The prediction has a mean pLDDT of 82. The RNA shown here (c-di-GMP-I riboswitch aptamer) has 93 nucleotides.
RNA sequence: CUGCGAUUUAGGCAAACCAUUGGAAACAAUGGGACGCAAAGCUACGGGGCUAACGCGCAGGGCGUGCUGCGCAACGCUCGCCGGGUUGCAUUC
Repeated sequence: CUGCGAUUUAGGCAAACCAUUGGAAACAAUGGGACGCAAAGCUACGGGGCUAACGCGCAGGGCGUGCUGCGCAACGCUCGCCGGGUUGCAUUC
């Protein structure tokens, strides 16, 4: 000096909840707020989870081409569910 493992947290991030905005929703952004986090940095690549606008099927009702309900289904979302990939700060062993 480099890698791996462990330690601490100066600095860092920020769950729930609240407000505003966007969105059909899941959810996201911004501000407030801290449950937690050593990658709670980045990446939807694999698995899982959430939603179901569009679409498909069934039923109802209708007779005008659209409505309602139920089911299926990501191309939507989640990296603070797990794994993979990738980058990286300070202390001590």